[in-house]
This is a predicted structure of an 88-nucleotide RNA (c-di-GMP-I riboswitch aptamer) from Desulfotruncus arcticus DSM 17038.
Model confidence (mean pLDDT): 87 of 100.
RNA sequence: CAGCGCUAAGGGCAAACUCAUCGAAAGGUGGGGACGCAAAGCCACAGGGUCUAAGGUAUUUAUGUGCCAUGACAGCCUGGCCGCCGCU
Numbered sequence: 001c002a003g004c005g006c007u008a009a010g011g012g013c014a015a016a017c018u019c020a021u022c023g024a025a026a027g028g029u030g031g032g033g034a035c036g037c038a039a040a041g042c043c044a045c046a047g048g049g050u051c052u053a054a055g056g057u058a059u060u061u062a063u064g065u066g067c068c069a070u071g072a073c074a075g076c077c078u079g080g081c082c083g084c085c086g087c088u
Stems, first nucleotide, its partner, number of pairs: 002088004012037002017032006035075001041081003046078003049073003055068005
């Protein structure tokens, strides 16, 4: 430097649910909690996908309904960046 995660050690993260809080929502953050994860570390201004629809817009007498991301998800996939331990 490259490939790999069969073994070991030190460890790390934390799904659902729940409490608080922010948010229109999706969802985020913090506490509890562990389903899982060898990148479940970072990038959403790399591409695809998914979720939401405040606001905009179309329609409706109206309630409402349809569409749109400029809002989100990195624990959906590919990609990019960086990295611990061990093995070859």

Of the family's consensus pairs, 100% are formed in the model. The sequence is in RNAcentral, with records from ENA and Rfam.